The RNA shown here (small-subunit ribosomal RNA) has 1384 nucleotides and comes from an uncultured marine bacterium. The RNAcentral record of the sequence draws on ENA.

RNA sequence: AGAGUUUGAUCAUGGCUCAGAUUGAACGUUGGCGGCAGGCUUUAUACAUGCAAGUCGAACGGUAACAGCGGAAGCUUGCUUCCGGCUGACGAGUGGCGGACGGGUGAGUAACGCGUAGGAAUCUACCCUGAAGUGGGGGAUAACCCGGGGAAACUCGGGCUAAUACCGCAUAUGUCCUUCGGGACAAAGGGGGCCUCUCCAUGGAAGCUCCCGCUUUGGGAGGAGCCUGCGUCGGAUUAGCUUGUUGGUAGGGUAAUGGCCUACCAAGGCGACGAUCCGUAGCUGGUCUGAGAGGACGGCCAGCCACACUGGAACUGAGACACGGUCCAGACUUCUACGGAAGGCAGCAGUAAGGAAUUUUGGACAAUGGGCGAAAGCCUGAUCCAGCCAUGCCGCGUGUGUGAAGAAGGCCUUAGGGUUGUAAAGCACUUUCAGAGGCGAAGAAAAUCUCGGGGUUAAUACCUCCGAGCCUUGACGUUAACCUCACAAGAAGCACCGGCUAACUCCGUGCCAGCAGCCGCGGUGAUACGGAGGGUGCGAACGUUAAUCGGAAUUACUGGGCGUAAAGCGCGCGUAGGCGGUUUGUUAAGUCUCAUGUGAAAUCUCCCGGCUCAACCGGGAGGGGUCAUGGGAAACUGGCGGACUGGGAGUGCAGCAGAGGGGAGUGGAAUUCCCGGAGUAGUGGUGGAAUGCGUAGAUACCGGGAGGAACACCAGAGGCGAAGGCGACUCCCUGGGCUGUGACUGACGCUGAGGCGCGAAAGCGUGGGUAGCAAACCGGAUUAGAUACCCGGGUAGUCCACGCCCUAAACGAUGGAUACUAGGCAUGGGGGGUAUCGACCCCCUCCGUGCCGCAGCUAACGCAAUAAGUAUCCCGCCUGAGUAGUACGGCCGCAAGGCUAAAACUUAAAGGAAUUGACGGGGACCCGCACAAGCAGCGGAUCGUGUGGUUUAAUUCGAUGAUAAGCGAAGAACCUUACCAGGGCUUGACAUACGCCUGACCGGCUGUGAAAGCAGCCUUUCCUUCGGGACAGGUGUACAGAUGUUGCAUGGCUGUCGUCAGCUCGUGUCGUGAGAUGUUGGGUUAAGUCCCGCAACGAGCGCAACCCCUGUCGCUAGUUAGGAUGUCUAGCGAGACUGCCCCUACUGGGGUGAGGAAGGUGGGGUCGAGGUCAAGUCAUCAUGGCUCUUACGUCCUGGGCUACACACACGAUACAAUGGUUGGGACAGACGGUAGCGAUGGCGCGAGCCGGAGCCAAUCCCACAAACCCGGCCCCAGUUGGAAUUGCAGGCUGAAACCCGCCUGCAUGAACGCGGAGUUGCUAGUAACCGCAGGUCAGCACACUGCGGUGAAUACGUUCUCGGGUCUUGUACACACCGCCCGU
Repeated sequence: AGAGUUUGAUCAUGGCUCAGAUUGAACGUUGGCGGCAGGCUUUAUACAUGCAAGUCGAACGGUAACAGCGGAAGCUUGCUUCCGGCUGACGAGUGGCGGACGGGUGAGUAACGCGUAGGAAUCUACCCUGAAGUGGGGGAUAACCCGGGGAAACUCGGGCUAAUACCGCAUAUGUCCUUCGGGACAAAGGGGGCCUCUCCAUGGAAGCUCCCGCUUUGGGAGGAGCCUGCGUCGGAUUAGCUUGUUGGUAGGGUAAUGGCCUACCAAGGCGACGAUCCGUAGCUGGUCUGAGAGGACGGCCAGCCACACUGGAACUGAGACACGGUCCAGACUUCUACGGAAGGCAGCAGUAAGGAAUUUUGGACAAUGGGCGAAAGCCUGAUCCAGCCAUGCCGCGUGUGUGAAGAAGGCCUUAGGGUUGUAAAGCACUUUCAGAGGCGAAGAAAAUCUCGGGGUUAAUACCUCCGAGCCUUGACGUUAACCUCACAAGAAGCACCGGCUAACUCCGUGCCAGCAGCCGCGGUGAUACGGAGGGUGCGAACGUUAAUCGGAAUUACUGGGCGUAAAGCGCGCGUAGGCGGUUUGUUAAGUCUCAUGUGAAAUCUCCCGGCUCAACCGGGAGGGGUCAUGGGAAACUGGCGGACUGGGAGUGCAGCAGAGGGGAGUGGAAUUCCCGGAGUAGUGGUGGAAUGCGUAGAUACCGGGAGGAACACCAGAGGCGAAGGCGACUCCCUGGGCUGUGACUGACGCUGAGGCGCGAAAGCGUGGGUAGCAAACCGGAUUAGAUACCCGGGUAGUCCACGCCCUAAACGAUGGAUACUAGGCAUGGGGGGUAUCGACCCCCUCCGUGCCGCAGCUAACGCAAUAAGUAUCCCGCCUGAGUAGUACGGCCGCAAGGCUAAAACUUAAAGGAAUUGACGGGGACCCGCACAAGCAGCGGAUCGUGUGGUUUAAUUCGAUGAUAAGCGAAGAACCUUACCAGGGCUUGACAUACGCCUGACCGGCUGUGAAAGCAGCCUUUCCUUCGGGACAGGUGUACAGAUGUUGCAUGGCUGUCGUCAGCUCGUGUCGUGAGAUGUUGGGUUAAGUCCCGCAACGAGCGCAACCCCUGUCGCUAGUUAGGAUGUCUAGCGAGACUGCCCCUACUGGGGUGAGGAAGGUGGGGUCGAGGUCAAGUCAUCAUGGCUCUUACGUCCUGGGCUACACACACGAUACAAUGGUUGGGACAGACGGUAGCGAUGGCGCGAGCCGGAGCCAAUCCCACAAACCCGGCCCCAGUUGGAAUUGCAGGCUGAAACCCGCCUGCAUGAACGCGGAGUUGCUAGUAACCGCAGGUCAGCACACUGCGGUGAAUACGUUCUCGGGUCUUGUACACACCGCCCGU
């Protein structure tokens, strides 16, 4: 310090999320030791039990208990009982002090409660210090005794008694009151010591003395009460609140001021600087976080406050309206004899409940502190310790060194290895901690006691102070620390490993199970699920959850924004407020400076020190403020006073323009209606129509009249107005602006929360008006429907008057004011200059309205003197999206509705600008048998083939719009064959290697069988160094095998867009960037072909060319042929380049022509850029993963792939006379041939057969080409068209034609008479028509691939259909329009 996430990508906006730190935590897994801290955040819920506040006998009467002493009695002579307050002591009681502290909790409280700084009208027990006093009396009452009531708690009556209890009297240093004369007010004693003086005289009393008390009063310290300034959460969907309320007078009350209370008087007081009301909350020092400013919090510790079962009240007291006091009321709990009583853990432990969750019914007063006491001492759940809990922080340990055969095992693997890993084992060493034994600090200073000294005193007592000495006092504690002993011995886990974010593989799973903080993973190869190995991080912990701050500049004071992302009020006037020209004086509020006080301690920071370190603790210093007081400065801001002005603003004067506003009147054009004329059949309307109007006379035309509304031309990027808005003319009333002048005022200004006014259209109310137009409504069309768009009608309304409404894309989506910051052009209204006879023109200037543009700004688009630039002032508004400008509440309105304005919940985005594509029933340009123009077809029939479907034991599989369907298949009777049924084999039909056995194997034969196979018989090796080897069989082990799966894991190959002209790169330049430029533009081309221009310059893959065939010619060679030219065959060359002419043109090129076999790419072929379709193929082949292994492998027989209601695709043959049939006649090219082609000849009606010449082919053969030509017949018909179908008889191939081949003859003779919607091919040697050959192949061709023969028609043209290319435009699309998305 940032990162992830909106997009195909980008920039910016914006939210969500993460990494950090922290916690009184909880939960999960795990858990060795110690130190220091912390530990009911929830029910201020209810509490069993124990303890938490007593003490003083030196205040008092006393003696219940214990002990001692004395006495008495009984006796088992050391025990029991009784008596005596005599002593130590002491229950209960009177009295004093303390129970107002300490301890707990945070319910209430938004308040002088707290914090901070001040103040005056007060009190203060105990403590310190000063002054004075402490005299003399009195009457009671607990306890106790007696009696009574009650279950108890408790209580009543009678009697006795004491005091430091209570009450008078005296005195008054003083204090208080006062009418200034005066008046009022105290006290308590207790303890120790002594006998010098007085008295009884042992010992005491008086007395003396010391100590502790008591009373009055002054001061202090500490404590408490009260008052004030400032600060202290959220809500305005809480805007008004208040009657003791605000003030005064008098009185009361208090320790004290005060409406604190009462009476009277006045009518005030508070509030937008937020009163009142509602919600929430103890406040602070501080804690956490943060760079800071801030934000959140207030547990432990410390200060203050409040509370003590809930509510109320007072009493006592120095102090309380009192946690462990009282009274009353209430709820609850307990006891009860039912009449009544008792209780209050938010003290320490502990219990129940609640809850995710929070400890022992421990020890001790040894220390510190508190209460009482003269003291010893007693009390003290305050406190100090211990116990429980990894709750937190800190420290330590779980070993150290060596150790490669890199062990075993695990995991992975490309099978070689890698990794776990020096890790382990082994060897050597050490012993912290834990364990055992020992030793052993500090926390403790005292008090008491003894001695000495000082003070006091009459005193060597007593008391007190100092010094010395003696005797002791430790809960923790078996303490800490240290020493010794023994053993590596007892001690490691948790989370994570897709990105953010450090860390990767295998297996399992298969959108299942699951994960997830965000983005998102999982649908068969998951680094994201689960396990494992490995790794990373932290480590006695690690994760998760919750919560706070941070990151978040995401509420922006530091430090944000508002044209389009959320955000400028529709506009003005103006109140409060904020801000404000020049100069001078003064003041000192702001501001600045100095000093002083305060800002408790703890905390924080720095330094030093103590526990071995650290955490922790101690000492010192620093820091910390909207603070207070005082002194000073006077620039700036403010206050007050004076002055200034063509400087801001306003007034006057002189002019100017204008649809500025209001009122009254006037005008013409047009529409409609009415009347009249004239006139006849239509009119109107639309994309096309219809409804409508019209023979009862329309429309069109002419004349006259009525009425309402709006004002053509002028008219302009024009003018005016604050905005809304304003348009004929005239008059009246009226607002604002501009220019000039420089007379006047002298800062009078700007903005503007609330407030007030204006505010298009629609709408509402009342009353008018209504020509045209026209929501609603009615018809007609359109349509699947059409509550719409179009047409015919038509009412509110539109118009006027008055009153409401108050909204808008009320927009420049841009608040107002002021100043400054390059220019250019245009235009509206003024002024000035120059020039002129004059008006123009030209120049300068002010105000307005526009366009372009620099700097600058902006995310970009854009803005740019009319700023979105640079600055100042003021106002309004924004804070993810949806819910929603909605609900509720309030205000306004007659209503419609308006203004103000949420939340629950949902969500990881929503949104802006720009980029590249794609798309558009957007635009421009261009191309293609794309349309059009033509020719022939298909779609109807029959048959063939393929496919779907259905069927089947199986009908093997794949291909499925174009880009599957005569496709893989260039040929399924067996085979093929992958399918089905049945019969078999199991190292296998096939490959390689090894171990063992055998000597064969092969071959022949037999049985069985459908065959395969099984069983058996016969026959039977080679080499040799004699070990064995070669080969083969058997057996065993590795392995083979799979047309099983995944084409969405792949390679390769292929289809398609498309032979379309495109697709990119380097450098440079532009842009924040994605990207752009180049490649766009002007021409041209079949072409990103070429040229020109150009911030581009070059280059690559494509195009073209190079290759093959063909057309012309030449040369060379050549078999066949009897032979020459020629033809032909083979090879090598030539030829064509817009080269030439003319026209056009900048160039490139285009057009015409000549020559030429061929002319502008001559024709055809091969050749397919970057990419798209997860296109096709795991069944050509190859291949990862998965699956099968006596079977999903392999062999065999038979069947099937040939099924058949039907649908589709591609073809064949036809429907006939441009034909059919018959006889005769003519002309090709290319290919193939030895397991082959097969001639002549013979036989058969024919298919074919017999036979075999020739030919390994320019030689022989297939092989008669057909359409065509000539002649005959047919005569428009289901025919002499058409041939399907079926029967019979044959032929050929082949082991074998039943399922299921082809061909022939005879017979049979079906549909079909040119084909609906729709649809295919083709632009020339093309379409169409005609036959021939080849591959496959034993046989099987209407298919495919080739070959030649005959040989057309048409193209105006690019509007439309389909596909494509370039530029441009819009986009909310990017899986990209087969998109996205809305409503029900």
Rfam family: Bacterial small subunit ribosomal RNA. Gene Ontology terms of the family: ribosome and structural constituent of ribosome. Its mean pLDDT, the model's own confidence on a scale to 100, is 86.